[in-house]
RNA sequence: AAGGGUUCUCAGGGCGGGGUGCAAUUCCCCACCGGCGGUGAAAGCCCGCGAGCGCUCAUUUUGCCUGGUUUUGGGAAUUUGAGGUCAGCAGAUCUGGUGUAAUUCCAGAGCCGACGGUGAAAGUCCGGAUGGAAGAGAACGUAC
Numbered sequence: 001a002a003g004g005g006u007u008c009u010c011a012g013g014g015c016g017g018g019g020u021g022c023a024a025u026u027c028c029c030c031a032c033c034g035g036c037g038g039u040g041a042a043a044g045c046c047c048g049c050g051a052g053c054g055c056u057c058a059u060u061u062u063g064c065c066u067g068g069u070u071u072u073g074g075g076a077a078u079u080u081g082a083g084g085u086c087a088g089c090a091g092a093u094c095u096g097g098u099g100u101a102a103u104u105c106c107a108g109a110g111c112c113g114a115c116g117g118u119g120a121a122a123g124u125c126c127g128g129a130u131g132g133a134a135g136a137g138a139a140c141g142u143a144c
Base pairs, nucleotide, nucleotide: 003142005140006139007138008137009136010135016030017029018028019027031124032123033113034112035049036048037047038046044111045110052089053088055083056082057081058080061077062076064074065073093109094108095107096106097105115127116126117125
C1' cells in the first nucleotide's frame, strides 16, 4: 500500500399558527422535513440500494369444498421462519445563470412521501420498532 477475516460501534428528519366541525397535529389555508452509495461539482425528485407492504417457499392451528370410510385432492384464514430476484406497490423537476464539468451549486417556480391504527381521510401523531437495514467507521490479527 492494497485484499480477505474476526469483533465491536454508529446508522431518519419534520404540525408551529389559523379555519370548519361534537370530534381532525389526519380535512382546508399558511408552515415544517429530506436515510445510504454513485455520478466530471455538493442531488428527496439523474442511476441504484435500504426498511415496510406484497410475492414465493417451508411451517403452526382452524374452518370450507371434493371424495366417501379412513383416506385423496383443492382452496381460505392464521402462526412462525427463510428468500431478496421475480418484480408488483418503490414516489416525485423543470426554467434561467455560473462553469471545462452541475436535472447536484446559485436564482425562480413546481412536485413526492410504506404498512397498520385513530371519534375524521396522517410524509410530520401512535404502533410493529429497546426491531431490522442500505451503508459508514474503529480495533485486532493475517496472506501477498
Molecule: FMN riboswitch aptamer (RFN element)
Organism: Yoonia maritima